[in-house]
RNA sequence: CCGGUCGGAUGCCAAACCACUCGCGAGGGUGGGACGGAAAGCCAAGGAUCUCUGGACUCCAAAAGAACAAGAGACAGCCUGGUUGCAAAG
Numbered sequence: 001c002c003g004g005u006c007g008g009a010u011g012c013c014a015a016a017c018c019a020c021u022c023g024c025g026a027g028g029g030u031g032g033g034a035c036g037g038a039a040a041g042c043c044a045a046g047g048a049u050c051u052c053u054g055g056a057c058u059c060c061a062a063a064a065g066a067a068c069a070a071g072a073g074a075c076a077g078c079c080u081g082g083u084u085g086c087a088a089a090g
Base pairs, nucleotide, nucleotide: 002090012037013036017032018031019030020029021028022027035077041083042082043081045080046079047078049074050073051072052071053070054068057065058064
C1' cells in the first nucleotide's frame, strides 16, 4: 500500500424499557439501560412503513369509519442507492 468476509479489539455504537425534556403526532434530544450491530457512521434520491392535514366514498341528525391522487413530516436499527471509514486474517 492492497485487503477488510469467519473468529478476535481493556476501543466504538446502543433495541426494548425507565426518567426528564421538545413535538398535535409519527418521532427527536439528554441520562440510565443492553437486544443487537462491521458501517447500528453520514445523506430522505427510489421503494416500504408510520404521523398530521386534506379527503372521494359509507353512513347521514350527529358521531364514527375511510380509498387515495395530494400537501407537510418521521424513520438511515426495513430494503435499494450515494458517500466516508476502524482493528484483524491474508